RNAcentral holds the full RNA, with entries from ENA. Large-subunit ribosomal RNA, domain VI from a Phycisphaerae bacterium, 268 nucleotides, folded computationally. The coordinates come from a structure-prediction model, not an experiment, and the mean pLDDT is 86. Rfam family: Bacterial large subunit ribosomal RNA.
Context: one part of a larger RNA
RNA sequence: CGCAGGAAUCUUGAAGAGAUGUUUCCUUAGUACGAGAGGAUUUGGAAGCACUGACCGCUGGUUUACCAGUUGUCCCGCUAGGGGCAUGGCUGGGUAGCUAAGUCGGGAAAGGAUAACCGCUGAAAGCAUCUAAGUGGGAAGCCCCCUCUGAGAUAAGGAUUCCAUGCAGUCUUCGGACUGCGAAAGAGCCCUGAUAGACUAUCAGGUCGAUAGGCCGGGUGUGUAAGUCCUGUAAGGGAUUAAGCUAACCGGUACUAACGCUCAAUUA
Numbered sequence: 001c002g003c004a005g006g007a008a009u010c011u012u013g014a015a016g017a018g019a020u021g022u023u024u025c026c027u028u029a030g031u032a033c034g035a036g037a038g039g040a041u042u043u044g045g046a047a048g049c050a051c052u053g054a055c056c057g058c059u060g061g062u063u064u065a066c067c068a069g070u071u072g073u074c075c076c077g078c079u080a081g082g083g084g085c086a087u088g089g090c091u092g093g094g095u096a097g098c099u100a101a102g103u104c105g106g107g108a109a110a111g112g113a114u115a116a117c118c119g120c121u122g123a124a125a126g127c128a129u130c131u132a133a134g135u136g137g138g139a140a141g142c143c144c145c146c147u148c149u150g151a152g153a154u155a156a157g158g159a160u161u162c163c164a165u166g167c168a169g170u171c172u173u174c175g176g177a178c179u180g181c182g183a184a185a186g187a188g189c190c191c192u193g194a195u196a197g198a199c200u201a202u203c204a205g206g207u208c209g210a211u212a213g214g215c216c217g218g219g220u221g222u223g224u225a226a227g228u229c230c231u232g233u234a235a236g237g238g239a240u241u242a243a244g245c246u247a248a249c250c251g252g253u254a255c256u257a258a259c260g261c262u263c264a265a266u267u268a
Stems, first nucleotide, its partner, number of pairs: 001152001005163007015149004021049006033038001051106005059100004066093005071086006111143002117137004166181006183266001186263004190206005211257003214253005221245002227240005
């Protein structure tokens, strides 16, 4: 820009893409078959392997703005307590998120037309013949079925709902035409952000507000802070104290920031 008024929501499915895997065991059954050796078709059930989708409750990994321990050195005048640097200095743990080795799921079943092949009826050719007319069966393959995208599918589809068709002037063949003004549903710029993300888009919100930050409460993690007191010659130990601190998590609360603007029909 188009889809002949402007919108919001829900859809149909032309077309395209993906997927379609496979093994073993039990049972039918040591049955049918076979002299024996051996050994099924079929039916029902179970467990794997590889591939693949989703997810993080469990098991783990990571977790460079969480917690603790600790070495060297410099600094905060010193003690104590801290901070910087040394691969996050090293070490032990670890939330959210992201993850696999973790968890759950998938390739199920059915239908149609067929290949090789197996048939029925059946002549040419009084027989025979699956084929010449006609008509069945038949594969992990083909089409559908399943999943995803999908109306720029320009043949531009469908449904529901919302907004309207106002005022003034000029002209008029009285049907209407032109010009100007006003304005809806809704949308956008902008702003706060994340279940989204390279950008864009998408999604949640913008005071009629919990969108983000802050604060409060909780959770989680770490593992018992500092100070004081007791004890020991001291290193240290104990009590206060399952303390103190705590990112991304869950709630609450307008304290801070969401200020301010614009566009948008008039067709029949």